[in-house]
RNAcentral holds the sequence, with entries from Rfam.
The RNA shown here (c-di-AMP riboswitch aptamer (ydaO/yuaA leader)) has 135 nucleotides and comes from Actinomadura darangshiensis.
Parts: sequence; structure tokens; C1' cells
RNA sequence: GCGGCCGGAACGCCGAAUCCCCCGCUCGAGGGGGAACCGGGGACCCAACCCCCUGGGGUGAAUCGACACACGUCGUAGGGCGACUCCUGGCCCGAACCCGUCAGCUAACCCGGUAGGCGCAUGAGGAGAGGAGAG
Repeated sequence: GCGGCCGGAACGCCGAAUCCCCCGCUCGAGGGGGAACCGGGGACCCAACCCCCUGGGGUGAAUCGACACACGUCGUAGGGCGACUCCUGGCCCGAACCCGUCAGCUAACCCGGUAGGCGCAUGAGGAGAGGAGAG
């Protein structure tokens, strides 16, 4: 000097999953509070309320179909791709988990979450919006 590997920072992506404060000897493990974002339960009204089969429901984009019928394959509703929207094109996902016989909507009110996983990857083209900087 070159190459490889590991770790960290910065920047960025999926996602609600971020920021601030206090206690903890002062630090730390840990605990608590607030803001913001997100989810669930929960009236009148409305909806539903009949029979059979099947219990039913929630988070999430992640539903559904055909074939195979063991894996899986091909599609598909839908979703994502470096700051907002739309169009065009390209790439990718289309899972997993939870409640436990119970929940429609739902004001007041009540309860809970703030994880995890990735990357130099649409810093491709066009139209528009917006208003930052400079003079």
C1' cells in the first nucleotide's frame, strides 16, 4: 500500500415503536413520570338478532384462487422501495403471532405498546405542490 473479516459512528429502509425528565451513592443495572405516535375495550342512534354447518375475535399489507395434494409452484386482494402528491417504468413483500367461548359501531370513560429486523438499496424518468437559501 492492497484485499478480507469484525465492531462502531453517520446516513437511510420496513415498522406505532421516538424524544424528554426524575429516582437509583455520581455512574450503572433497574424503577417511575411526561410528550408524541400506535392499538384494544366501551352508550344512545344505527346495524345485527330466522334455520343448518362452522365457535368467535385481534395486531399486521400479508387476503384469496388453481395445481400439487408431502414440500411446494403459479398467480392474486393488498403493501414497500432515501422528506409531499400523482403518472410511467423497474425491483421486492404478499408472513408471523395473540386472545381464549368473549368483544358490531360507539361520546364520556377504561386498558395497553413504544419492539424487532435490515442496507449502501428506485440519490429511475416526468408533472405538480411547497418555500429554504443567496443576491
Its mean pLDDT, the model's own confidence on a scale to 100, is 77. It matches the Rfam family "c-di-AMP riboswitch aptamer (ydaO/yuaA leader)". Gene Ontology terms of the family: regulation of gene expression and cyclic-di-AMP binding. NCBI's taxonomy places the organism under Bacteria, Actinomycetota, Actinomycetes, Thermomonosporaceae, Actinomadura. Of the family's consensus pairs, 92% are formed in the model.